[in-house]
């Protein structure tokens, strides 16, 4: 330098144009339970990397950017 892959709660991840103002564990906060603690159980908090674009509608399709793995000089 060029070429594939990915990016989604603090963490791991589901989503493959409408059912999702985004789901699940985990975490972290209230309560219940227990003689206490810890499991357990019900509740609350947290995210679509960033910009345009295309659509009636974008975490999703397309263009660059940035990050990060890999692969070729």
């Nucleotide at each position: 330098g060029c070429c594939c892959u990915a990016g989604u709660a603090g963490u791991c991840u589901a989503g493959u144009g409408g059912c999702c103002u985004a789901g699940g564990a985990u975490c972290u906060c209230g309560g219940c339970c227990u003689g206490u603690c810890g499991a357990g159980c019900c509740g609350g908090g947290g995210a679509c990397c960033c910009g345009g674009g295309u659509u009636c509608a974008a975490a999703u399709c397309c263009c660059g950017g940035c990050u990060a793995g890999g692969g070729c000089g």